[in-house]
RNA sequence: UCAAUCUAAGCGCUUAAUUCUUUCAUUGGAAAGAAGCGGGGGAACCGAUUAAUUGGGGUGAAUCCCCUUUCGACCUGAGAAUAUUAUUAUUCUUGAUCAAAGGGAUAGGGCUACUCUUCAGUCCGAACCCGGCAGCUAACCUCGCAGGCGUGGCAAGAGGAGGU
Numbered sequence: 001u002c003a004a005u006c007u008a009a010g011c012g013c014u015u016a017a018u019u020c021u022u023u024c025a026u027u028g029g030a031a032a033g034a035a036g037c038g039g040g041g042g043a044a045c046c047g048a049u050u051a052a053u054u055g056g057g058g059u060g061a062a063u064c065c066c067c068u069u070u071c072g073a074c075c076u077g078a079g080a081a082u083a084u085u086a087u088u089a090u091u092c093u094u095g096a097u098c099a100a101a102g103g104g105a106u107a108g109g110g111c112u113a114c115u116c117u118u119c120a121g122u123c124c125g126a127a128c129c130c131g132g133c134a135g136c137u138a139a140c141c142u143c144g145c146a147g148g149c150g151u152g153g154c155a156a157g158a159g160g161a162g163g164u
Stems, first nucleotide, its partner, number of pairs: 011150004018035007036145006046135001055133001056130004065104006072098002075095001077094007108124005114159005119153001
């Protein structure tokens, strides 16, 4: 000097996932309550009516599609070979559908440190839940406030705030 890891404090990002009070604990939590934010159920009116094991639905940006592999499931599809009097059985190849994994692209979604727009760059495009059941929906009822991270272009225009 550079890089990595760990700790503390502050700041920031994703997201609804924040703040305050009280009590119990004691090194970061638990319980209760309030405010705030978010989700679900739930009339009239409107909509939808023929399917519903091909189930259906919800949170979420995370939806639709293509290719490859597995030989896994399935058809008793096609073709060939062997055995058999024949029926039939076995083996091999191949096709379609489904499933899983991987890859590509995509509807869509974020970040680049005041806000909006534009340009440019960069990333995500998952996962889970309900349990046979839910359109919308006032009143009403009910649930959650987890988790995971560390960006950088000190870009342009307009607006705002603060300072001098």

c-di-AMP riboswitch aptamer (ydaO/yuaA leader) from a Thermoanaerobacterales bacterium, 164 nucleotides, folded computationally. The model forms 92% of the base pairs in the Rfam consensus. It matches the Rfam family "c-di-AMP riboswitch aptamer (ydaO/yuaA leader)". Rfam links the family to the GO terms cyclic-di-AMP binding and regulation of gene expression. Rfam describes the family as follows. This family represents a conserved RNA structure found upstream of the ydaO and yuaA genes in Bacillus subtilis and related genes in other bacteria. The ydaO/yuaA element is thought to act as a genetic 'off' switch for the ydaO and yuaA genes in its native state. It was read from a public genome assembly, where an Rfam model found it. Lineage of the source: Bacteria > Bacillati > Bacillota > Clostridia > Thermoanaerobacterales.